RNA sequence: GGGCCGUUAGCUUAGUUGGUAGAGCGCUUCCAUGGCAUGGAAGAGAUCGGGAGUUCGAAUCUCCCACGGUCCA
Repeated sequence: GGGCCGUUAGCUUAGUUGGUAGAGCGCUUCCAUGGCAUGGAAGAGAUCGGGAGUUCGAAUCUCCCACGGUCCA
């Protein structure tokens, strides 16, 4: 220098053909227990790595950039 893959909640991640982002763990509150553990109920939390473009509409398509991984030279 070039090819490919990845970047979504605090962490691990899902998201088929573009249609208003889900889950597990963790966190908060409540209930059960004398208390802990545990179980149950409810809730907060991500505008999707950054920017631009296409579109009525973009996590998803296109381009540029950043970071990480991997392969070639």
About this RNA
This is a predicted structure of a 73-nucleotide RNA (transfer RNA) from candidate division WWE3 bacterium CG_4_9_14_3_um_filter_43_9. Rfam family: tRNA. By type it is a transfer RNA. Rfam describes the family as follows. Transfer RNA (tRNA) molecules are approximately 80 nucleotides in length. It was read from a public genome assembly.